[in-house]
RNA sequence: GCAUCAAGAGAGGGCUGGCGCCCUCGCCAACCUGCCUACCCGGGCAAGGUGGCAAGAAAAAGCCUGUAUUACAGGUGAUUUCAGAUGCGGCCGAGAGGCAACGAAACGGGU
Numbered sequence: 001g002c003a004u005c006a007a008g009a010g011a012g013g014g015c016u017g018g019c020g021c022c023c024u025c026g027c028c029a030a031c032c033u034g035c036c037u038a039c040c041c042g043g044g045c046a047a048g049g050u051g052g053c054a055a056g057a058a059a060a061a062g063c064c065u066g067u068a069u070u071a072c073a074g075g076u077g078a079u080u081u082c083a084g085a086u087g088c089g090g091c092c093g094a095g096a097g098g099c100a101a102c103g104a105a106a107c108g109g110g111u
Base pairs, nucleotide, nucleotide: 001088002087003086004085005084010025011024012023013022014021015020026053027052028051031049032048033047034045035044036043038111039110040109041108042107056082057081058080059079062076063075064074065073066072067071090099091098092097
């Protein structure tokens, strides 16, 4: 700088005065690489990476409910702003270049 997000997914053990941190096992998620088709678009697959597993804050149209009456309270909340988070493969090599990537998935359209 660009893209995406508020969805999903936790137990056990250890350390610490506490906040919290660490370990083990597990789970979640298609952001990157890879695979599913020679290529493109879409979709899929947790294999190689990265990340996550309590929770952002404020404002707010509309809607719902109640009181009540043109107002108030509560709930929900498109959207907006601010803040934040994640990703923009990994390893070896001075470089050129090389290496690994599943027992999963194995599809739709186009060229």

Model confidence (mean pLDDT): 79 of 100. This is a predicted structure of a 111-nucleotide RNA (SAM-I/IV (S-adenosyl methionine) riboswitch aptamer) from a marine eukaryotic metagenome. The RNAcentral record of the sequence draws on MGnify.